[in-house]
């Protein structure tokens, strides 16, 4: 220098053919307990890495950029 893959909540990850962003753990409140833990219920937490394009509509398709991993030279 060139190719490929990944980037989604604090963490690890799903998200099907483009149509309301989710699960688990963690966090907060309440219930349960003498108290803690466990369990149950409810809740908070997101620029879907960034910018732009296509589209009525983009986490999803296209281009560029950034970071990480990997292959070739």
């Nucleotide at each position: 220098g060139g190719g490929g893959c990944a980037u989604u909540a604090g963490c690890a990850c799903a998200g099907c053919u483009g149509g309301u962003a989710g699960c688990g753990c963690g966090c907060u409140a309440c219930a349960u307990u003498c108290g803690c833990a466990u369990u149950g219920u409810a809740g908070a937490g997101g620029u879907c890495a960034g910018c732009g394009g296509u589209u009525c509509g983009a986490a999803u398709c296209c281009g560029c950029u950034a970071u990480g991993c990997u292959c070739c030279a």